[in-house]
This is a predicted structure of a 1406-nucleotide RNA (small-subunit ribosomal RNA) from an uncultured bacterium.

């Protein structure tokens, strides 16, 4: 320092997340050590026990107890001891009392307090200060009591009461009081003032305590010092959805209280005080020094030590004292505990240990007064849970350790893989060598301690100095220090998709489970959950809260408002900001010097001591706040000036500014009256509606009666502050603004404008009252659309549109762009004014001020775009904005008749929402163009029977797949076994094949036989090569090692295929525009079947496609002629290339030619195009195929094949049999055959090709009605064979379920095959179904095409082929055109769509 995440992708906006640091911490998992600091954040939640303020006997009385002395007994008794007993306060000491002093400190908490509390400053001439220090001066004389002890009583107690005696540094009077207080007075100092210092005079009032002996106390009063009271100034959290508050409340004059001021408190008088610069009221919270954080500026925070302040069970409330309204005083009241003899009392850990309880969570019922520091005391000393230690806690920082050298067979194992082998664990480890911090064991051992106190000497200012002697560790036998043995005893935890440093196996299979954001997991997970491995910090390490950081995401530093959130609807003005130029004083703000304060501790910085470091010492620093003493350029204030800013006057000019009155005009509308006669009218189409002797719409005149409205002029006009404003040269009505000129006055008067006021708000709708209603027209009513239609269209039609007069105050009230001010190139329109040129007038032109537009430089902007009317450059004000929903919602509050308006939330929930711009898709958007895609034609199909495939239902199975186009006569171009993959049943496990290895056996074939449904089993008979004689070769059994699966995954793949689509696209390199996705290029015009060419052009070239190259078909040439041919010669037949010849010809076969808009005329720049042109077999790609860009559908195939991955293994492998893939109530989808006369039957009768043939094709002959059999020539084919139909001719049938039609059964056959029963083709005989041309809808096809009608191949033993792929025969209509349906193609347009319109969404309901 930044990162992730909104998107297809991209740029901004803009939000959520993470990386860092901290912490009085908790939790998890693990733990060796030392120092240092740290340890109830919650229940100021309730406490058992102990302890935490006592001390003086040198104030007193006194002796309960201890000890000494005495003085008596007793007793053991070495006649002097020792023990006990009483007596004695006589000494040493002393509970309990009184009395000093002290308990107001030390310690604990944060509960109250938003306050003069805190915090800084400053005052107090409005005070106080015990003990300490200095100064002065006093300490005289008396009295009367009480505790205590004793005596009595009373109570459970706690504890009280009454009597009797008594003492003091207890208390009390009384005397002196310098001084001091008070009163009145004098001179005199000083303060801003109230006011006060100094010296005096009068008067008044006030004091003392002793003890013990070179001290120590006492008493007055003054200073000091200390410590506290007061009182101001400035600073100090949220809420305005709290706006108004106060009555002792403001002030005053009197008194009362206080140390001391004061409404503090009382009386009386006034009627103020406080507040938008936020009162008041609610929340919330001790404040400071300071802590984390952050570059800072800021933002959070207030444990630990320090100051200050509250506070001691709640609440109140005084006494003592110098100080308290008093934590371990006391009283009242309350609440809770505990004791009781039920009458009553006791008590206050928010002191130190510790209980319970709350909670996530916080320690020992420790040890010492050595030190430090406090009370008391003349002192010894005594008493301190203050304080030093010590203990528990990884609870936090710092430091040391777990060892280090060297050591490859880079072992074993474990883990991965591309796996005969690597790679990793890993120099790790074993092993060698070395070392010994901590830890263990032994010894040894501080520092802290200073003196003080005692004693003992010396000096003198006589209570204090020096000086010798010598006593005092809780901690702790601790820190350290030496010696010893020994790698010995010491490594965890997170983490590893990105953000983030780390990757791999197995296992799970949207399952368990992860996750801080995005987001992993649905069968190959680097995200789960386990392993190896790595990454990261290490006695720790993760996670959980929370702060700041990052977040420039409230922006003072430092954002923002056209479209992302975001300018009030508009104006005029109040307070408020801010303000023009000259000159002069001021010195408030500013700036400098110097002072004072800024407590220590903490931080920075510099030095030291603990071995280091953390940690402590010294020195040093600091924003501020007061103070003084100076500067004078901004700012500010004042005084003076000035004229450019404002205005103010004069003239001119222009407009649909307002407002009032009055006039006009044509239009709808109704009314009379004439004309006329059946419809009007309405619509996409129509109805409702109006109308017929009561005469409609049309038409005319004539008036209404009302009332509204204002063509043309009229425009990117023109005026208003916006809303918004159009008839009138009518009332020279009223009345606003504006703009040019010149000039003369005024002199900064100026801008902006919170809050409120105030006005507008004549948008529109909506409310009131009153009028007033032609029209149009919410609401409502019918009619019509529709699935439905409370709409969208039609006929009507009420509020209302109008008008006064009033109230509402909103709008996309928009330029989505607040206002005013100045500056910054330009070009070109228009309204309004001036001036100049043009001789005058005009046209025209040039300067020029004001508006109203267009385009652009620079600049800005995320872009789109803005651009002197700025969105550029500055300045001032004012409004507003802080992620999306929830929501402009609820709650209050104000406003209103209501209607609603205004101000405006949270809870909860998402990981976004949005902005601008790019690509593509999309579109019942535009434009340009194509295609049998329509249209204009022919012939089907859908109706019927059948035949073939699908569903679907069944079945033991009916085997799998393919499923809008682009699956259904599709894999299948041949299911009866076989194929077969399905089902049943019966057999094998080295297994039906196949390789390698060992090992044993001799078979193998061939004939025969048995049992079986067959697979197989069992049995007899023969019997083969080679040889170096051992044996191979073969075959078989056995044993191992690879087998084997049409099991699964087409969403793990190769390959291949379908489609868009034989559509014209699809892309790169360089440069080039743009912050960037990208764009250009490839777009524009013309053309073209084509992104084909041309021409233009920030493009310029190139690539894969187009085309062409290949093949065939149509004309020719050349070359070669059998089995093809046959014109000439020639020979022969019944005929005939039948034969000799012969390349002429047709034909075959190779090879080349030919066609390019070459030519001509027209149009065009040009490419090209059109022409009943020529020529030419063929004319403008000449017909037909092969040939399919980049990428689309996770398109289809693991069952053609290859393959990963899983999965079976006496079976999901593999062999027989026989059964199914042929089922049939039904549904489609592709064909056949038809329905007839353009036919049918029957006879005659002609003319192709492609191909095919040896298990074949089969002439011919003879049998059969025939299907076919039997004999049989010929041919591996230009030679034999494979019968072309319809075509024409005749004859018949006459419009019918037929002489159409040919299903369907019946019989009998022939053929292939082992076998035709499930389930084969064919042939005769016989039966003769539906079906008279097919609803909605729907395929094909554009020329040798469709339509017709043979005929050939593939597979194949037959063959369910009407199927598929070929071949020729016959041979048509029609295209106006591109509106429309389909599909595509290029430009362009919206888009909230990118999983791309089969999208995306809303809104009920589960």
């Nucleotide at each position: 320092a930044g990162a992730g995440u909104u998107u297809g992708a991209u740029c901004c906006u803009g939000g959520c997340u993470c990386a860092g640091g901290a912490u009085g911490a908790a939790c998890g998992c693990u733990a060796g050590c030392u120092a240092c600091a740290g340890g109830c954040u919650u229940a100021a939640c309730a406490c058992a026990u102990g302890c935490a303020a006592g001390u003086c006997g040198a104030g007193g009385g006194g002796c309960a107890u201890c000890a000494u002395g005495g003085c008596g007994g007793u007793c053991g008794c070495u006649u002097g001891c020792g023990a006990c007993c009483g007596c004695u306060g006589a000494u040493g000491g002393c509970g309990a009392c009184c009395g000093g002093c002290g308990c107001a400190c030390g310690g604990g908490u944060g509960c109250g307090u938003a306050a003069c509390g805190c915090g800084u400053a400053u005052c107090g001439a409005a005070c106080c200060u015990g003990c300490c220090g200095c100064a002065u001066a006093c300490c005289c004389g008396g009295g009367g009591a009480u505790a205590g002890c004793c005596u009595u009583g009373c109570g459970a107690a706690a504890g009280c009461a009454a009597g009797a005696u008594u003492a003091a540094u207890a208390c009390c009077c009384g005397a002196u009081g310098u001084u001091c207080u008070c009163a009145c007075u004098g001179u005199u100092c000083c303060g801003c003032a109230u006011g006060u210092u100094a010296c005096g005079g009068u008067g008044a009032g006030c004091a003392a305590a002793g003890a013990a002996u070179u001290u120590c106390g006492g008493u007055a009063u003054g200073c000091g010092a200390u410590g506290g009271c007061g009182a101001u100034g400035c600073g100090u959290c949220c809420c305005a959805u709290u706006a108004g508050c106060u009555a002792g409340u403001u002030g005053g004059c009197g008194g009362g209280g206080u140390a001391a001021c004061g409404g503090c408190c009382c009386a009386c008088c006034a009627a103020a005080c406080c507040g938008a610069c936020g009162a008041u009221g609610g929340a919330u919270a001790g404040g400071g020094g300071u802590u984390c954080u952050g570059a800072g500026a800021g933002g959070a925070a207030g444990g630990c030590c320090c100051c200050c302040c509250a506070c001691a069970c709640u609440g109140g409330u005084a006494c003592u004292g110098a100080g308290a309204c008093a934590c371990g005083g006391a009283c009242c009241a309350g609440a809770c505990u505990c004791c009781u003899a039920c009458g009553g009392g006791a008590g206050g850990c928010a002191g130190c240990a510790g209980u319970g309880a709350g909670g996530a969570a916080u320690a020992u019922u420790g040890g010492u007064c050595a030190a430090u520091g406090g009370g008391c005391g003349c002192g010894a000393g005594c008493c301190u849970g203050a304080a030093c230690c010590a203990g528990c806690c990884a609870a936090g920082u710092c430091g040391c350790g777990u060892g280090a050298g060297g050591g490859a067979a880079u072992a074993a194992g474990g883990u991965c893989c591309u796996a005969u082998g690597g790679a990793u664990u890993g120099u790790a480890a074993a092993c060698c060598u070395c070392u010994u911090u901590u830890g263990u064991c032994g010894g040894g051992g501080a520092g802290c301690a200073a003196u003080g106190a005692g004693c003992g000497u010396c000096a003198c200012g006589c209570g204090u100095g020096a000086u010798g002697c010598g006593u005092u560790g809780a901690g702790a036998g601790u820190a350290c220090c030496c010696g010893a043995a020994g790698a010995a005893a010491a490594a965890g935890c997170a983490u590893c998709g990105g953000c983030u440093a780390a990757c791999u196996c197995c296992g799970u299979g949207c399952c368990a489970g992860c996750a801080g954001c995005c987001g992993c997991g649905g069968u190959a997970a680097u995200a789960c959950g386990g392993a190896g491995g790595a990454u990261g910090c290490g006695a720790g390490c993760g996670u959980u809260a929370u702060c700041c950081g990052g977040a420039u995401u409230u922006a003072u530093u430092g954002g923002g408002u056209u479209u992302a959130a975001a300018g009030g609807g508009u104006g005029c003005g109040u307070a408020g900001g801010c303000g023009g130029g000259g000159a002069g004083c001021c010195a408030a703000g500013u700036c400098a010097g110097c002072g004072g304060u800024a407590a220590a501790a903490u931080c920075g910085u510099g030095g030291g001591g603990c071995u280091c470091a953390a940690c402590c010492c010294c020195a040093u620093c600091c924003c501020g706040c007061c103070g003084u003493u100076g500067a004078a350029a901004c700012u500010g204030g004042u005084u003076u000036u000035c004229u450019u800013g404002a205005g103010u006057g004069g003239a001119u000019g222009a407009a649909a500014a307002g407002u009032a009155u009055g006039c006009g005009g044509a239009a709808u509308g109704c009314g009379u009256g004439g004309u006329g006669u059946a419809g009007c009218g309405g619509u996409g189409a129509a109805a409702u509606g109006c109308a017929u002797a009561a005469a409609a719409u049309a038409u005319c005149a004539c008036g209404c009666a009302g009332a509204a409205c204002c063509u043309c002029c009229c425009a990117u006009u023109g005026c208003g502050a916006a809303g918004g404003c159009a008839g009138c040269c009518a009332u020279g009505g009223c009345c606003g603004g504006c703009u040019c000129c010149a000039c003369a006055c005024u002199g900064a008067c100026g801008c902006u404008g919170a809050g409120g006021c105030c006005a507008c708000g004549a948008a529109a709708a909506g409310c009131g009252u009153g009028g007033g209603u032609a029209u149009c027209g919410a609401a409502c009513a019918g009619g019509a659309u529709u699935a439905g239609a409370u709409a969208c269209c039609c006929u009507g039609g009420u509020a209302g549109u109008c008008c006064a007069c009033g109230c509402a105050g909103u709008a996309a009230a928009c330029g989505a762009u607040g206002a005013a001010u100045g500056c910054u190139g330009g070009c070109u329109g228009u309204c309004c004014g001036g001036g100049g040129g043009g001789a005058c007038u005009g046209a025209c032109c040039c300067c020029u001020g004001g508006g109203u537009g267009g385009c652009g430089a620079a600049g800005c902007g995320a872009a789109a775009g803005c651009g002197a009317u700025a969105a550029g450059c500055a300045u001032u004000c004012c409004a507003c904005c802080u992620g999306g929903g929830g929501a402009g919602u609820a709650c209050g509050c104000c406003g209103g008749c209501a209607a609603c308006g205004g101000u405006g939330a949270a809870a909860c929930u998402c990981a976004a929402a949005g902005g601008a711009a790019u690509u593509g898709a999309c579109g019942g958007g535009g434009g340009c163009c194509c295609g049998c895609a329509c249209a204009a034609g022919c012939u089907g199909a859908g109706g019927a029977a059948c035949a073939u495939g699908u569903g679907g239902u069944u079945u033991a199975a009916u085997u799998c797949g393919a499923u809008g186009a682009u699956a259904c006569g599709c894999g299948a171009g041949g299911a009866a076994c076989c194929u077969u993959a399905c089902c049943c049943g019966g057999g094998c496990u080295c297994a039906a094949a196949c390789g390698g290895g060992g090992a044993g056996u001799g078979g193998c074939g061939c004939a025969g036989g048995c049992a079986g449904a067959g697979a197989c089993g069992c049995c007899u008979g023969u019997u083969u090569c080679c040889c170096a004689c051992g044996g191979g070769a073969c075959a078989c059994u056995c044993c191992c090692c690879g087998a084997g699966g049409u099991g699964c995954u087409g969403c793990a793949u190769g390959g291949u295929u379908g489609u868009c689509g034989u559509c014209a696209g699809c892309u790169c390199g360089u440069g080039c525009c743009g912050u960037g996705a990208g764009g250009u290029g490839u777009c524009g015009g013309c053309u073209u079947a084509a992104g084909u060419g041309c021409c233009a052009u920030a493009a310029c070239g190139a690539g894969c496609g187009c085309a062409a190259c290949c093949c065939c078909c149509g004309c020719g040439u050349g070359c070669a002629g059998u089995u093809g041919c046959u014109a000439a010669c020639a020979g022969u037949c019944a005929a005939c290339g039948c034969u000799g010849a012969g390349g002429a010809c047709u034909c075959u076969g190779c090879a080349c030619g030919g066609a390019c808009u070459g030519c001509c005329g027209g149009c065009g720049c040009a490419a090209g195009c059109c022409g009943c042109g020529a020529g030419g077999a063929a004319g403008g790609c000449g017909g037909g195929g092969a040939u399919g860009a980049c990428g689309u559908c996770a398109a289809a195939u693991c069952a053609g094949c290859a393959c990963g991955g899983c999965c079976c293994u006496u079976a999901c492998g593999u062999c027989c049999g026989g059964g199914g893939c042929g089922a049939c109530a039904c549904a489609c989808g592709u064909g056949u055959u038809a329905c007839a006369a353009u036919g049918g039957g029957u006879g005659g009768u002609a003319c192709a090709g492609c191909g095919g043939g040896a298990a074949g094709c089969c002439a011919g002959g003879c049998g059969g009605c025939g299907a076919c059999g039997c004999c049989g020539a010929g041919c591996g084919g230009a030679a034999c064979c494979c019968g072309a139909a319809a075509u024409c001719c005749a004859c018949u049938c006459u419009c019918a379920g037929u002489u159409c039609g040919g299903a369907u059964c019946g019989g009998a056959g022939u053929c292939u095959g082992c076998a035709a029963c499930c389930c084969g083709a064919c042939u005769c005989c016989g039966u003769g179904a539906a079906g008279c041309u097919g609803g909605a809808u729907u395929c094909g096809c554009u020329a040798g095409u469709a339509a017709u009608c043979g005929c050939g191949c593939a597979u194949c033993a037959g063959c369910c082929a009407u199927g598929g792929c070929g071949c020729g025969g016959u041979g048509a209509a029609u295209a106006c055109g591109u509106u429309c349906c389909c599909g595509g193609g290029c430009c362009u347009u919206g888009c909230a769509c990118u999983c791309a319109c089969c999208g995306c969404c809303c809104g009920u309901c589960a």
It matches the Rfam family "Bacterial small subunit ribosomal RNA". Its family is annotated with structural constituent of ribosome and ribosome in the Gene Ontology. Its mean pLDDT, the model's own confidence on a scale to 100, is 82.